[in-house]
Context: one part of a larger RNA
Parts: sequence; structure tokens; C1' cells
RNA sequence: GAGUAGCGAAAAGGAAAGUGAGAAUCUUUCCCACCGAAAGCCUGAGGGUUCCCACGGAAGGUUCGUCCGCGUGGGGUUAGUCGGGACCUAAGCUGAGGCUGAAAAGCGUAGGCGAUGGACAGCAGGUUGAUAUUCCUGCACUACUAGGUAAUCGUUAUAGGUAUAUUGAGAAGUAGAAGGUUAGGUUGUGGCGGUUAAUGGAUUCCGCUCCACGCAUGUAGGUAGUCACUCUAGGCAAAUCCGGAGUGGCGUUAUGACCUGAGAUGUUAUGGUGAUUGUCUAAGGACAAGAAGCAAUCGAUACCACGCUAACAAGAAAAACAGUGUACUAAGAUUAUUUGGUACCCGUACCAGAAACCGACACAGGUAGGCUGGUAGAACAUACUAAGGUGCGC
Repeated sequence: GAGUAGCGAAAAGGAAAGUGAGAAUCUUUCCCACCGAAAGCCUGAGGGUUCCCACGGAAGGUUCGUCCGCGUGGGGUUAGUCGGGACCUAAGCUGAGGCUGAAAAGCGUAGGCGAUGGACAGCAGGUUGAUAUUCCUGCACUACUAGGUAAUCGUUAUAGGUAUAUUGAGAAGUAGAAGGUUAGGUUGUGGCGGUUAAUGGAUUCCGCUCCACGCAUGUAGGUAGUCACUCUAGGCAAAUCCGGAGUGGCGUUAUGACCUGAGAUGUUAUGGUGAUUGUCUAAGGACAAGAAGCAAUCGAUACCACGCUAACAAGAAAAACAGUGUACUAAGAUUAUUUGGUACCCGUACCAGAAACCGACACAGGUAGGCUGGUAGAACAUACUAAGGUGCGC
């Protein structure tokens, strides 16, 4: 220079009360305003204690500060079923032998690792200051294991087990259309509760009008083959399996064989939830009681389901699973029902269009996925609004 520029979105604050040495800035209440396909809710990455409680105010906070994502102390993350591992493989990485290279090293078979994919058993409610599909309550399911009862198979290498081979399946893309449903919404002179009325009633106004997994049933719908037997040069050996050929039963425009299949219904539930009411209170809350819980209509981008139709650019792999064989073991095994038991490791707090991540900052930037109500509307546009959140630290 200069007590100058600036104090980081023009969404907006006001009042009262409280606390305190001190209040525009902290707390509470009542108004006002802003977002509402977000400025709400859940989650992945990333961060790593920032979460919760108590106390504090030097510094950080663009002012202040009694406050904080700040300081100090204490506390907090609970799983057979959620996500990952004890399962599988893709791109890619690695790579016994091997090939190449003077070397360093490069490539690469078998094999291994590797999810963003496949396989695989839990839902509803309640609860904490801070966790919950993890704790608790209720009702389930999965694998293994030890028994009881009943039935069947087996102890002639043949059930079962282990290893391995083979076959099926897993196993698909894109676009479009129609149907059946559900989630969800709306309305009701249906139901229930409260309110209004100096009051019994009419009336007015307000609020609420639900519930999963599992189990049983097998519907709307989809689909043209399917079942049995015989033969068989292919499936690296073998096969009763698959493929090929033949014969017969059932079915082929339908009352549709076989397979598949949402939803609804019943049960779960004599349970939970529920407007509201009552009692206590240290005013934060705690405890108790608890009504009705229907109908009509709209209706998905969700489910049936890549099921159907269409076209060409012709749209992963492996394991689990199922059939069959071979080798080695083998005296017990399987099914139904019932009673018990066991179930390992890691993650789980909190932020997450953000003051906690990436941007040197409490930075008008950037950041994958899911949910996303109402009125008007073609609409995830736009405007207003619910739940919820906020008024951007002078």
C1' cells in the first nucleotide's frame, strides 16, 4: 500500500424463552422461506473413527461462538442364511517342463490366480446414546452329524464312497408388440376413532383404513412333442447315457400330452402393527391399553419372460446339478417321519452430487448403481407440494 480488496452462489430470515462471564451466530418453541428424479432415502468406490456420550475453548472455523467434522477422556461395528473366502470360471495376470535370447529378459503348454458374471439356505416386527436381514421375539430354511420308528435296496464285487471320463443342462444378444398380474396411487354417503355442538342427537372437520419369508394348492399364461421297447460302424477306452434308425402308447388348432409358470387363495397370524387414549416424568421420554383394517377404480420402466414376433452383424466360460460308464475301495446304504446336536475366517460404526471421496481450502467443479409419493401434464420436462432435509459460518 491499507484498516483498502475480500469474508466463496441473491434459498431469507423474524420473535420469544433458555444457558452463560459474555449470544445476530449455541439450544428449544412458534412463524416465514428453499429443495423435493433432490438440496430426500439406500448402497458401491474412496476415506478411516470423522460415529455416540461427557467435558473444554489455546489454535483450526474467512466474523462470533457457551457451538463443531476442532481438543481431552470414555464408549460404539455382534451373522450357518447379507457381501467376500473355505465353490466356479471371463478378459487379463502368472506360469512346472518347453521355445527364444550374450545377458537382463521375452513368449508360452498343462496348471494356478482373477468378478464386473454363474452357483448358493431369512423374513416380519421390536429394541440402543451409538449396531442390526447380525441382538431380541415369532415363524422358517440350508449343510453336516447322532439316535428312534417304518419301508426299500445291498453284503454273488453289485448298493454306497472316492477319483476320473463322457453326455445333457447351466447357456445367453438386439428391436418391437400384445396379454395376465403385482408394487404403488386415487376415491368412497363403506368401516373405525377423535373433533365440533354450554347438550342427547343430527351436522362439520381431521386421522387411520395393513402385514413378510416359508409351507400347501397349481391358476392366467407359455410350449409340439413326449413315454416305453429293440437295433446301432459316432461321442479318443466303456456305457443301460447321448447321438442315429425302427416299432408302439398319449398328444398335435386344443377340454392341448410332457415340461414350465407369475399371481391369487389358505396357512403362518388367538401373532405383529395400528389412529387414538390413559398413567408417570428429572419434560428428554418411559410404561400400559388399543378400534376398524373393506369396496371400486387407475396402474407400472417390476414379475410371468427374451415367453412370443421380427431381422441379421448370429449374440461368454467353467463349476454346482442330472444321466451313464471305467478304476480303486466297500458292509452297510437310501427314503419318509420324528427327537437332539454342530455350523469356521474377513467386512459390518460414520460420510457418500459430499464440510468426511478427487480437486493445496469446511472450494459455485467432478463422482458408479437402486428407490423416488401427490396435483396439473405425453413426460424422470416444468410449476407447486408430501415424507424427509435445509436457510448455504459475517
The part of an RNA shown here (large-subunit ribosomal RNA, domain III) has 394 nucleotides and comes from Candidatus Melainabacteria bacterium SSGW_16. NCBI's taxonomy places the organism under Bacteria, Bacillati, Candidatus Melainabacteria. It was read from a public genome assembly.